[in-house]
RNA sequence: UGAGUCGGCUGGGUGGUCGCGCUGCGUGGCAACACGUAGUGAGGAAAGUCGGGGCUCCAAAGGGCAGGGUGCUCGCGAAACGUGAGUCGCGGUGACGUGCAGGACAGUGCCACAGAAAGCAAACCGCCGAUGGCUCGGGCAACCGAGUACAGGUAAGGGUGAAACGGUGCGGUAAAAGCGCACCAGCGUCUUGGGCGAUCAAGACGGCUUGGUAAACCCCACCCGGAGCAAGAUCAAACACGAGAGCGUGGCCCGCGAGCUUCGAAAGAGGCACUCUCGAGGUAGAUCGCAUAGAUGGAUGACCGCCCACCUCGUCCUCGUGACGAGGGGACAGAACCCCGCUUACAGGCUGACUCACCGU
Numbered sequence: 001u002g003a004g005u006c007g008g009c010u011g012g013g014u015g016g017u018c019g020c021g022c023u024g025c026g027u028g029g030c031a032a033c034a035c036g037u038a039g040u041g042a043g044g045a046a047a048g049u050c051g052g053g054g055c056u057c058c059a060a061a062g063g064g065c066a067g068g069g070u071g072c073u074c075g076c077g078a079a080a081c082g083u084g085a086g087u088c089g090c091g092g093u094g095a096c097g098u099g100c101a102g103g104a105c106a107g108u109g110c111c112a113c114a115g116a117a118a119g120c121a122a123a124c125c126g127c128c129g130a131u132g133g134c135u136c137g138g139g140c141a142a143c144c145g146a147g148u149a150c151a152g153g154u155a156a157g158g159g160u161g162a163a164a165c166g167g168u169g170c171g172g173u174a175a176a177a178g179c180g181c182a183c184c185a186g187c188g189u190c191u192u193g194g195g196c197g198a199u200c201a202a203g204a205c206g207g208c209u210u211g212g213u214a215a216a217c218c219c220c221a222c223c224c225g226g227a228g229c230a231a232g233a234u235c236a237a238a239c240a241c242g243a244g245a246g247c248g249u250g251g252c253c254c255g256c257g258a259g260c261u262u263c264g265a266a267a268g269a270g271g272c273a274c275u276c277u278c279g280a281g282g283u284a285g286a287u288c289g290c291a292u293a294g295a296u297g298g299a300u301g302a303c304c305g306c307c308c309a310c311c312u313c314g315u316c317c318u319c320g321u322g323a324c325g326a327g328g329g330g331a332c333a334g335a336a337c338c339c340c341g342c343u344u345a346c347a348g349g350c351u352g353a354c355u356c357a358c359c360g361u
Stems, first nucleotide, its partner, number of pairs: 001357010012307007020041009043332001047343002050341005055228004067224005072086005087101001088099004102219002107217002109213003124158002126154003131151002133148006166184006185209002187206008232288004241279006259272005308330001310328007317320001
């Protein structure tokens, strides 16, 4: 200098005019409310409503089944599908990124196409002829030699595939093969050492070489009641219901409108209706829940001036990411019970640490 990686902070300022919610105070008003005044009034995500909790109500002996969730280690945390640091796998030259990271000898299933064969065996092109068969030759014979590739042996080599039963070399063989050996890789067992641990390193032994898939069923370990502030709590009309009283006269207030009906000859008594009081329930409604913003469908805004980050154009010079002028110009987004997280959206600006390449000293 160039190219990158991972974070942190910020998310315009100020003045004026008009306006809104809540609270206090004052004035007016019976009250609802109106006016004045003072204070206060969105975010890093207030969003998605995804995870966890507080709070509230309901449910709930215990155990099991079903269903669901979680799944490396240690720490933090009330908890979490949270977070920090690590381990391991994968990607990157690297800073770093990323992971639904228990178990595939408990069992079952699946592995497209291609291929002979996809899990316990198998053989398409090949290789071989040791063994048996057949043919030919030799031999008195036993048998020997040559050929063939019918049986057979083999898994070196080729070919298919994402994946083919360890790799390289030497020996070995008829040809081959961990068949034997050396080294390498993996697995298992044991030992030693580091680490709290996941796990890492080293060594010895065993030819042990056993495919993948559990974001397939399944197995293992641990965990799991439901609904949500329209939760819920308190007060509590009207109508209807139940109980009681009154049910007519002029006496204090007030005012006249008194009805229907049963018994009775009448006087009078009773019932209905009506009026009043009380009660139960808890609807309408109100208050609480509810917050140093905060609601009964939701206030936190609009306009103008100046300044600032930033962008574009022009002019000038001492050419610097300079000065001046003009124009543009600030994203995503709006609390609704509260809190901890996660995820998603976001113009621009400031800033820290680190990596790689090249150049210079």
This is a predicted structure of a 361-nucleotide RNA (Bacterial RNase P class A) from an Acidimicrobiales bacterium. The RNAcentral record of the sequence draws on ENA. A source record names the gene rnpB. NCBI's taxonomy places the organism under Bacteria, Bacillati, Actinomycetota, Acidimicrobiia, Acidimicrobiales. It matches the Rfam family "Bacterial RNase P class A". On this family, see Frank and Pace, Annu Rev Biochem 1998: "Ribonuclease P: unity and diversity in a tRNA processing ribozyme". Clan: RNaseP clan. Gene Ontology terms of the family: tRNA processing, dimeric ribonuclease P complex and ribonuclease P activity. The prediction has a mean pLDDT of 76.